[in-house]
This is a predicted structure of a 96-nucleotide RNA (SAM riboswitch aptamer (S box leader)) from a bovine gut metagenome. The model forms 97% of the base pairs in the Rfam consensus. The sequence is in RNAcentral, with records from MGnify. The same sequence occurs in records of 2 taxa. It matches the Rfam family "SAM riboswitch aptamer (S box leader)". Gene Ontology term of the family: regulation of gene expression. Model confidence (mean pLDDT): 85 of 100.
RNA sequence: CUUAUCAAGAGUGGCUGAGGUAACAGGACCUAUGAAGCCCGGCAACCCGGCAUUUGCCGAAGGUGCCAAAUCCUGCGGGUAAUCCCGAGAGAUGAG
Numbered sequence: 001c002u003u004a005u006c007a008a009g010a011g012u013g014g015c016u017g018a019g020g021u022a023a024c025a026g027g028a029c030c031u032a033u034g035a036a037g038c039c040c041g042g043c044a045a046c047c048c049g050g051c052a053u054u055u056g057c058c059g060a061a062g063g064u065g066c067c068a069a070a071u072c073c074u075g076c077g078g079g080u081a082a083u084c085c086c087g088a089g090a091g092a093u094g095a096g
Base pairs, nucleotide, nucleotide: 001096002095003094004093005092006091011040013039014038015037019030020029021028024075025074026073027072041067042066043065046063047062048059049058050057051056071090076087077086078085079084
C1' cells in the first nucleotide's frame, strides 16, 4: 500500500500490587470486592486441515488475534422536529 472483518464469544484460577478504557480533546466508565503486566485457562476461526463446490459444512495440531462496556461514545460530512440513521476519517486484527 491492497483487501476482509470489527453490536457475537471467552475465568469465582495463580503471581504481583496502582492504575486502566490506542493517541489528542471532551464525556462516560472500570479499578484494593485488585488496574496494568506475567503464567495458566478459555474464546474465535483470518491463515491452516478435511469434505463439498460457489462460496457452504466440519475440525482445531500449528501461526496470529482476542477475553468490561459497539472499536465504550463523540470529534468530519449528509439526512432528521426530536432522537436516531447513513457514510467518511482515524484505529485494531488477519491475509497478501